Molecule: FMN riboswitch aptamer (RFN element)
RNA sequence: AAAUAUUUUCGGGGAUUGGUGAAAUUCCAUACCGGCAGUAGAGUCUGCGAACACCCCUUGGGGUGCCGAUUGGGUGAGAUUCCCAAACCGACGGUUAAAGUCCGGAUGAGAGAAGAUACUU
Numbered sequence: 001a002a003a004u005a006u007u008u009u010c011g012g013g014g015a016u017u018g019g020u021g022a023a024a025u026u027c028c029a030u031a032c033c034g035g036c037a038g039u040a041g042a043g044u045c046u047g048c049g050a051a052c053a054c055c056c057c058u059u060g061g062g063g064u065g066c067c068g069a070u071u072g073g074g075u076g077a078g079a080u081u082c083c084c085a086a087a088c089c090g091a092c093g094g095u096u097a098a099a100g101u102c103c104g105g106a107u108g109a110g111a112g113a114a115g116a117u118a119c120u121u
Stems, first nucleotide, its partner, number of pairs: 001121002004118007017029003031101002033090002035048004043088002052065006070086005092104003
């Protein structure tokens, strides 16, 4: 330094200011946010996780499915990742009124990240 095993910790952000209304952080205007790995640094590329649906065994797992959204210009050896400009997207349940941002499942789960110990090379 690498592989394997065990184990510990960490591991998702955001509604400002107005308008209408009986009622909206849900509508309208405006504002704000961006999980993990890869790769020239990524919400929009590739892959993964979460969520959601169905099935199986049975309360904790397994399998299958589903899985949103970007263009133009510039620099460069190399960038849908940087810079400039203009766009776009966002699970399920709840709610005096329709939610990426409020409340809830969730003090959960998890891609993964960092460390410790053992052993092997």